This is a predicted structure of a 62-nucleotide RNA (Fluoride riboswitch aptamer (crcB RNA motif)) from an Alphaproteobacteria bacterium. NCBI's taxonomy places the organism under Bacteria, Pseudomonadati, Pseudomonadota, Alphaproteobacteria. It was read from a public genome assembly, where an Rfam model found it.
[in-house]
RNA sequence: AUCGAUUGCGGGGAUGGGGUCCCCCCUAAACCGCCAUAAUGGCUGAUGGCUCCUACUGCGUG
Numbered sequence: 001a002u003c004g005a006u007u008g009c010g011g012g013g014a015u016g017g018g019g020u021c022c023c024c025c026c027u028a029a030a031c032c033g034c035c036a037u038a039a040u041g042g043c044u045g046a047u048g049g050c051u052c053c054u055a056c057u058g059c060g061u062g
Stems, first nucleotide, its partner, number of pairs: 010025004016053006033043004
């Protein structure tokens, strides 16, 4: 590093992962962005907050 078996492990906070803090929900819920619209078109952000990585975008340099 890879493969197999068994066991354990609450969930969520507009798109991925880690750390940390906060909030919310719990057999059903928390949660599922904004503006305009008849149809539909347009806009911001990978965070709930902070930070790192990845992806994306802009500018500059080689």